[in-house]
RNA sequence: GCGGAGAGGCGGAUGGCCGCGGCAGUGAUGUCGAGGAAAGUCCGGACUCCCAAGAGCAACGGUGCCGGGUAACGCCCGGGCGGGGCAACCCGACGGACAGCGCCACAGAAAACAAACCGCUGCGGCCCGCCGCAGUCAGGGUGAAACGGUGGGGUAAGAGCCCACCGGGGGGCUGGCAACAGCGCCCGCAUGGCAAGCCCCACCGGGAGCAAUGCCAAAUAGGGACCGCGUGCUGGGCAACCAGCGGGGCCGCUUUUGCCCCAGCAGGUCCGGGUUGGCAGCUAGAGGGCGCUUGGCAACAGGCGCCUAAGACGAAUGGUCAUCUCGGGGCGGGCAACCGCCCUAGACAGAAUCCGGCUUACAGCCUCUCCGCGCAC
RNA sequence: UCCCUGGUAGCUCAAUGGUAGAGCAACCGGCUGUUAACCGGUAGGUUGCAGGUUCGAGACCUGCCCAGGGAGCCA
Numbered sequence: 001g002c003g004g005a006g007a008g009g010c011g012g013a014u015g016g017c018c019g020c021g022g023c024a025g026u027g028a029u030g031u032c033g034a035g036g037a038a039a040g041u042c043c044g045g046a047c048u049c050c051c052a053a054g055a056g057c058a059a060c061g062g063u064g065c066c067g068g069g070u071a072a073c074g075c076c077c078g079g080g081c082g083g084g085g086c087a088a089c090c091c092g093a094c095g096g097a098c099a100g101c102g103c104c105a106c107a108g109a110a111a112a113c114a115a116a117c118c119g120c121u122g123c124g125g126c127c128c129g130c131c132g133c134a135g136u137c138a139g140g141g142u143g144a145a146a147c148g149g150u151g152g153g154g155u156a157a158g159a160g161c162c163c164a165c166c167g168g169g170g171g172g173c174u175g176g177c178a179a180c181a182g183c184g185c186c187c188g189c190a191u192g193g194c195a196a197g198c199c200c201c202a203c204c205g206g207g208a209g210c211a212a213u214g215c216c217a218a219a220u221a222g223g224g225a226c227c228g229c230g231u232g233c234u235g236g237g238c239a240a241c242c243a244g245c246g247g248g249g250c251c252g253c254u255u256u257u258g259c260c261c262c263a264g265c266a267g268g269u270c271c272g273g274g275u276u277g278g279c280a281g282c283u284a285g286a287g288g289g290c291g292c293u294u295g296g297c298a299a300c301a302g303g304c305g306c307c308u309a310a311g312a313c314g315a316a317u318g319g320u321c322a323u324c325u326c327g328g329g330g331c332g333g334g335c336a337a338c339c340g341c342c343c344u345a346g347a348c349a350g351a352a353u354c355c356g357g358c359u360u361a362c363a364g365c366c367u368c369u370c371c372g373c374g375c376a377c
Numbered sequence: 378u379c380c381c382u383g384g385u386a387g388c389u390c391a392a393u394g395g396u397a398g399a400g401c402a403a404c405c406g407g408c409u410g411u412u413a414a415c416c417g418g419u420a421g422g423u424u425g426c427a428g429g430u431u432c433g434a435g436a437c438c439u440g441c442c443c444a445g446g447g448a449g450c451c452a
Base pairs, nucleotide, nucleotide: 001373002372003371004370005369006368007367008366009365010364012324013323014322015321016320017319018318020033021032022031023030024029035348039359040358042357043356044355045354046353047209048208049207050206052257053256054255055254056253057252060205061204062203063202064201065079066078067077068076069075080094081092082091083090084089095200096199100198101197102194103193104192117140118139119136120135121134122133123132124131125130126129148166149165150164151163152162153161167189168187169186170185172183173182174181175180213280214279215278216277223271224270225269226268227267228265229264232245233244234243235242236241246262247261248260249259250258273451274450287308288307289306290305291304292303293302294301295300325345326346327344328343329342330341331340332339333338378448379447380446381445382444383443384442387401388400389399390398395432403419404418405417406416407415425441426440427439428438429437
């Protein structure tokens, strides 16, 4: 110098004038006011209500190498294994295919308890170049995939039939918390692929969501239909009611406790009617930022000090002017580096209960580290 | 704020993981004096987009894009 890899940051600044929303104030006025993704709503929680509460099971859904972090996670960190790259580094839904079921089109002899199309070998037959029987998966051909691969021995021809190496399976020792790795031993090999097909195993999950939920006010027809349970017994009491037993309901099942009903009731679904208001929830919470520090490889956890803060609901956070600064464009000067003048605020996007993540979008700029090649010393 | 459904030819819709098709429309030819109807034929596809699983994806999985629909309160 060229090419590449990783990590992180910024996303105009200041001032004047005119506005908008919240809070404080009688008022003048003061103070605060969008993002790294506020987005998609894809995961995980906080919070609230509902299922009567608790436990177990089933069903359904999700996750899936190992260890750690975390309130939790499908997130993050570290490690293992596999793949890509010369490398820095990057990518991986990465449990189980001897528990079972299912599928594998076309082609091909055969697509999985096997199987003989061509070919090779032996025997037999005759019409003498074919037929039959037997052996053979080494070779050919098909396919995405053909029941281990290469070499040698062996054989009528062949074949793990036998041997060496590679691959595979089983068990052992060593290292590691583990995933796993390394090293001997044994087994001639004992059953392809698909689980982002059903499924099996392990673990996790009750449902709904701030339009949750509570209160106030206004208005209407305090209306109707259907479903569910259901027409108990005994005793006391004038009765309301109480007690015991029984039946039924309260979650798909079981069980414990509790509640309700048994003549009109607690409950569910739907139709019809009214309204489109206010307050709370609402923003101080697993808050954030900066500096120092302790433990840890790291994610992260802890300590100290300082600073900081939108809460709207027909939904505020804007407009304009000036100056500066980073880029971009144009013109002029200059061999060039560069200098001067003019124009341009320039990407994605915009809170809506609040947090932790993921994913996606993003003009332009800046910083740090590392790798490869070339050149010079 | 939350939830559901869908995207295939110009339109309406099909398609067990195994060559993407039907009807209408379009174009060409025939029939007819002419048109319509009718008969014969032809063309037309990024299966919304991008990845992945698989030998093979319209279908299965993941992430985006677009369209449509639903859910309020009181008694």

Two RNAs folded together computationally: RNase P RNA and transfer RNA, 452 nucleotides in total. It holds a member of the Rfam family "Bacterial RNase P class A". Its family is annotated with ribonuclease P activity, tRNA processing and dimeric ribonuclease P complex in the Gene Ontology. Rfam classes the family as a ribozyme. The prediction has a mean pLDDT of 77.